[in-house]
Context: one part of a larger RNA
């Protein structure tokens, strides 16, 4: 390389958009590049292979054939692919009317709680633990009542509930804004799928500048524990956590399961929409888009998956190829840095 694979054994890019490329619905006609059939020329000889002949055989020599998997020219064919012209509506999209939603952004606003400060009541403890101590407190703490300030997060509702491509999103109100679903018609007429490069988004931590700082809390300090205790426990506590703008670009970024499409028993729940039925209900039946639990066929090494497939197929992309060395070195690119990305070899088992 071929082959075989990628839920858990090595292997699905964290997730979109999209360029080239690859692939592509139904139908009529044309064309004849691919495709099929024939013909002609060429494909040196020798060798290999088949059938013969000659040396007493064999090796060897020799005659004929086949083959030379190919190329070129030409004739015919037109199912399929391509291409051209025309048409269609089942894919895709647009319009109309509705529906649900923590989808995103900006501004405003609310209550509970923690903390601090002020004032009152009140007096000797509070706090903390397995037990303690550090710590706070007669300069009046803890507790309790009233008031004020400030920051962050939004109890109950809350749900294998919802929304989003993923990361993720949860008090309330307004404005701006993306997507989805349903129903019935009308319209466009293949406009589609995937997607190397590319480009955008991307938790937490971290970085830069400027704010903010209640609680929590790496580092750090102290108290304990212990043989020791650079920990677990306790008292404190700075970055950080929050906001704005700009970087970083990684995660067990997980369903450890790429995207799209078609097909393949059932049963039970739940969310959004629609239709029908009657006994009009906290109803039933059907249907559609999600989201869960079981389960047949089938698949699987097993576990398990099973219309939300890991089943049966097609299209396209990514990735894997024994363990360690190593996701490292070197080089390139990116970054302020931290580092990221691409990515070996010697050696060794």
């Nucleotide at each position: 390389c071929u082959g075989g694979g990628c839920g858990u054994a090595a292997a699905g890019c964290g997730c979109g958009c999209g360029u080239a490329g690859g692939u592509g619905g139904u139908u009529a006609g044309g064309u004849a590049a691919g495709c099929g059939a024939g013909a002609u020329g060429u494909g040196a000889a020798a060798g290999c292979c088949c059938c013969g002949g000659g040396c007493u055989u064999a090796a060897c020599c020799u005659g004929g054939g086949a083959a030379c998997g190919g190329c070129a020219u030409u004739u015919c064919g037109a199912a399929c692919u391509g291409u051209c012209u025309g048409a269609c509506u089942a894919g895709a999209g647009u319009a109309u009317g509705g529906u649900a939603g923590a989808g995103g952004g900006u501004a405003g606003u609310g209550g509970a709680a923690u903390u601090u400060c002020c004032u009152g009541u009140g007096u000797a403890g509070c706090g903390g633990u397995g037990a303690a101590a550090u710590g706070c407190g007669u300069a009046g703490a803890u507790a309790u009542a009233g008031g004020a300030a400030g920051g962050a997060a939004c109890a109950c509702c809350a749900g294998u509930g919802g929304c989003g491509a993923a990361g993720g999103c949860g008090g309330c109100u307004a404005c701006c804004u993306g997507g989805a679903c349903c129903a019935a018609u009308a319209c466009u007429g293949a406009c589609a799928c995937u997607g190397a490069g590319g480009u955008g988004c991307g938790a937490a931590a971290g970085c830069g500048u400027g704010g903010g700082g209640a609680g929590c809390a790496a580092a750090c300090a102290g108290g304990a524990u212990u043989a020791g205790a650079u920990a677990c426990c306790c008292u404190g506590g700075u970055a950080g956590u929050c906001c704005a703008c700009g970087c970083c670009g990684u995660a067990a970024a997980c369903g450890a399961u790429g995207u799209c499409a078609a097909c393949u028993a059932g049963c039970c729940g739940u969310u959004g929409g629609g239709a029908c039925u009657c006994u009009u209900g906290a109803a039933g039946u059907c249907u559609u888009a999600g989201u869960g639990g079981c389960g047949c066929a089938g698949c699987u090494a097993a576990c398990g998956c099973a219309c939300u497939a890991a089943g049966u197929u097609g299209a396209c992309c990514g990735c894997c190829u024994g363990g360690g060395g190593a996701g490292u070195a070197c080089g390139g690119c990116c970054g302020c840095a931290a580092g990221g990305u691409u990515a070996a070899a010697a050696c060794u088992c």
This is a predicted structure of a 349-nucleotide part of an RNA (small-subunit ribosomal RNA, central domain) from Marinobacter santoriniensis. The source organism's lineage runs through Bacteria, Pseudomonadati, Pseudomonadales, Marinobacteraceae and Marinobacter. Rfam family: Bacterial small subunit ribosomal RNA.